[in-house]
Molecule: transfer RNA
Organism: Candidatus Roizmanbacteria bacterium
RNA sequence: GCCGCCUUAGCUCAGCGGCAGAGCAAUUGUUUUGUAAACAAUAGGUCGUCGGUUCAAAUCCGACAGGCGGCU
Repeated sequence: GCCGCCUUAGCUCAGCGGCAGAGCAAUUGUUUUGUAAACAAUAGGUCGUCGGUUCAAAUCCGACAGGCGGCU
C1' cells in the first nucleotide's frame, strides 16, 4: 500500500427497511435475625462518526475513525 471482517446498554451479544431487545451486572421492593440465593419491579442507548438512498435506516450505499486478520 491492497483486501476482508467487526463497532448496538457498564460487560457478552441478538436484531437480514416499519416502536431498539436478551442474559449478566446496577437500583428498589418482597422474603430472612442478618447476608447470600430466590422472586417481582425499575433505570440504563445521540445503534463508532459524517454524508447518501428511501414515505421510513441499527439494517442498504459511500467516505472516515478505531479494532482484528490476510496479502505484498